[in-house]
RNA sequence: GGGGUCGUAGCUCAACUGGGAGAGCGCCGCCCUUGCACGGCGGAGGUUCGGGGUUCGAGCCCCCGCGGCUCCA
Numbered sequence: 001g002g003g004g005u006c007g008u009a010g011c012u013c014a015a016c017u018g019g020g021a022g023a024g025c026g027c028c029g030c031c032c033u034u035g036c037a038c039g040g041c042g043g044a045g046g047u048u049c050g051g052g053g054u055u056c057g058a059g060c061c062c063c064c065g066c067g068g069c070u071c072c073a
Base pairs, nucleotide, nucleotide: 001072002071003070004069005068006067007066010025011024012023013022019056027043028042029041030040031039049065050064051063052062053061
C1' cells in the first nucleotide's frame, strides 16, 4: 500500500426483507429477611464510530474518513 471483517447502553451481544432500538450481566428503587445474600417486581441509562448521500422512512443500502482484528505484499 491492497483485500476481508467488525464498530449498537458501563460490559458481552441481538435487531429477519429498510418500517416499534432490545436482551443478559451491571447500576438505582421497592417487596421479601431481624439484617445480608438469593429470589420477585419496577426503573434509569443510546449522537447505533464520524461526515455526506439515496429513500416517505437508514443500525441495515451507497461514498469518504477514523479505529480494532485478520490476510496478502
Transfer RNA from a Planctomycetaceae bacterium, 73 nucleotides, folded computationally. It matches the Rfam family "tRNA". It is annotated as a transfer RNA. Its mean pLDDT, the model's own confidence on a scale to 100, is 81. The source organism's lineage runs through Bacteria, Pseudomonadati, Planctomycetota, Planctomycetia and Planctomycetaceae.